[in-house]
RNA sequence: GCCAUUCUCAGGCUUAAUCCUGUUUAAUCAGGAGCGGGGGAACCAAAAUUUUGGGGUGAAUCCAGAGAAAUCUGGUAGGGUCGCCCUAGACCCGAAUCCGGCAGCUAACCUCGUAAGCAAUAGGAAGGGGAGAA
Numbered sequence: 001g002c003c004a005u006u007c008u009c010a011g012g013c014u015u016a017a018u019c020c021u022g023u024u025u026a027a028u029c030a031g032g033a034g035c036g037g038g039g040g041a042a043c044c045a046a047a048a049u050u051u052u053g054g055g056g057u058g059a060a061u062c063c064a065g066a067g068a069a070a071u072c073u074g075g076u077a078g079g080g081u082c083g084c085c086c087u088a089g090a091c092c093c094g095a096a097u098c099c100g101g102c103a104g105c106u107a108a109c110c111u112c113g114u115a116a117g118c119a120a121u122a123g124g125a126a127g128g129g130g131a132g133a134a
Stems, first nucleotide, its partner, number of pairs: 005134005012118003018033005034114006044104001051101001053102001054099004062075005078093005084129004
């Protein structure tokens, strides 16, 4: 170096939503880094808008049926997990909410957020690949 065999790659997930410093008994509050969002020229784009409002965050959009309505059922664009990666397969989500008459893109610049909710001890495994150990 090559081949074969065995074992390991399990404290995690959705999300931008984590970390550090100071204050405080603690909670809180303030600041910073990282990550994420919005506004905002030229150029380009747009013929569009004016209750048929329009726009943003987000994967979460659209269609059909039932119903007086609330709502329900089925599907769907799209999204997530399956524990290193890919494929296949399986399982699941396919919401909610904000701005307030108003915003295309957009350098400089300005500004905002950093929440919330879950899983349970080897399970549910397959094929291929990668790394490490013996």
This is a predicted structure of a 134-nucleotide RNA (c-di-AMP riboswitch aptamer (ydaO/yuaA leader)) from Syntrophomonas sp. UBA5432. Model confidence (mean pLDDT): 77 of 100. NCBI's taxonomy places the organism under Bacteria, Bacillota, Clostridia, Eubacteriales, Syntrophomonas. Rfam family: c-di-AMP riboswitch aptamer (ydaO/yuaA leader). Rfam links the family to the GO terms cyclic-di-AMP binding and regulation of gene expression. It was read from a public genome assembly, where an Rfam model found it.